Model confidence (mean pLDDT): 82 of 100. A computed fold for an 83-nucleotide RNA from a Syntrophomonadaceae bacterium, annotated as c-di-GMP-I riboswitch aptamer. It was read from a public genome assembly, where an Rfam model found it. It matches the Rfam family "c-di-GMP-I riboswitch aptamer". Rfam describes the family as follows. GEMM was predicted in a large-scale screen for bacterial structured RNA regulatory elements. Lineage of the source: Bacteria > Bacillati > Clostridia > Eubacteriales > Syntrophomonadaceae.
RNA sequence: AACGUACAAAGGCAAACUUGGCGAAAGCCAGGGACGCAAAGCCAGGGGUCUAAAGCGCGAUGCUAUGACAGCCGGUUGCCAGG
Numbered sequence: 001a002a003c004g005u006a007c008a009a010a011g012g013c014a015a016a017c018u019u020g021g022c023g024a025a026a027g028c029c030a031g032g033g034a035c036g037c038a039a040a041g042c043c044a045g046g047g048g049u050c051u052a053a054a055g056c057g058c059g060a061u062g063c064u065a066u067g068a069c070a071g072c073c074g075g076u077u078g079c080c081a082g083g
Base pairs, nucleotide, nucleotide: 003083012037013036017032018031019030020029021028022027035071041076042075043074046073047072048069049068050067055063056062
């Protein structure tokens, strides 16, 4: 430096749900709480997914992102031990 991960050690994060708040919504923030995760660290000018306020449409459960999702894939950077 690269690969790889166990009946290690020390730790880390925090799903659903819930309380309060923000938001049109998706969703986000803080507290509680742990389903799980060896990257569940970071990245939204790679793909994909969600929402539809405003706008468009004769109308529809329609269309559409400038909104959101990193615990969907992807990119990228790392910790400990062993081989």